[in-house]
């Protein structure tokens, strides 16, 4: 120099917060939904689970 493997810190999982768990990448990578040739549609603020926010429908006051 490359590689692998341990340990410890950090990141990451289609758009926010906080807890809990998962799994994944780690000096660069994990990661950037799905359909359709197009035009153009379709679901969700979770990776999952519980609560706040903010969206959206319906009801009553």
């Nucleotide at each position: 120099u490359c590689g692998u493997c341990g340990c410890g810190a950090g990141g990451a999982g289609a758009u926010g917060g906080c807890a809990u768990u998962c799994u994944c990448c780690c000096c660069g990578a994990a990661u950037u939904g799905c359909c359709g040739c197009a035009a153009g549609g379709c679901u969700g603020a979770u990776g999952a689970u519980g609560c706040c926010u903010a969206c959206c429908c319906g009801u009553c006051c």
Source information:
A computed fold for a 61-nucleotide RNA from Rhodanobacter thiooxydans, annotated as Fluoride riboswitch aptamer (crcB RNA motif). The prediction has a mean pLDDT of 78. Of the family's consensus pairs, 100% are formed in the model.